[in-house]
RNA sequence: GCUCGUCCAAGGCAAACCUAGUGAAAGCUAGGGACGCAAAGUUACCGGUCUAAAGGUUUUUUAAUAAUAAUAAUUACCUAUGACAGCGGAACUGCCGAC
Repeated sequence: GCUCGUCCAAGGCAAACCUAGUGAAAGCUAGGGACGCAAAGUUACCGGUCUAAAGGUUUUUUAAUAAUAAUAAUUACCUAUGACAGCGGAACUGCCGAC
């Protein structure tokens, strides 16, 4: 340096769940906790998944009115500019051990 990760040894990460914080949400951060992980290290480039504050579209309903229009709220749908690297692929980097 290459290959491999069955066993042995060293060290590492930490799902669910709980607590606190944060966010519109998905989620994230910290502490506890371990289901698992040989890249469960990093990067949203490709596919996929989650969310929809905000924006958009149409319809419906409610309030208000004598009525209509307008306005407001709400419902439904769409959109990532928000996320997920512990969903798959890709790129970059790397510890220990064995042969």